Transfer RNA from Clostridia bacterium DTU065, 73 nucleotides, folded computationally. Its Rfam family is "tRNA". From the family's description: Transfer RNA (tRNA) molecules are approximately 80 nucleotides in length. Gene Ontology term of the family: triplet codon-amino acid adaptor activity. Its mean pLDDT, the model's own confidence on a scale to 100, is 81.

[in-house]
RNA sequence: GGCCCCAUCGUCUAGUGGCCUAGGACGCCGCCCUCUCACGGCGGUGACAGGGGUUCAAAUCCCCUUGGGGCUA
Repeated sequence: GGCCCCAUCGUCUAGUGGCCUAGGACGCCGCCCUCUCACGGCGGUGACAGGGGUUCAAAUCCCCUUGGGGCUA
C1' cells in the first nucleotide's frame, strides 16, 4: 500500500429499517432495611465514534473520515 472485521451508558452487552424520547447486567447516587457494614428491596443515573447520503422513517442500509484489530505484499 491492498483487502477484511469492529466502534452503543463508566464497564460488558441486546438490537439486523417503524414495536426504540434505545433494553439488560455490573457500577455509581438516593431512600428503605440493619446498632453499623454487607446482603436484600425500591427509585434514579447515563450511550448509538464524527460528517454526509438513501428513505415517509436510520443505532440498523450506502459513502467518506477517525480510532482499534486481523490477513497479505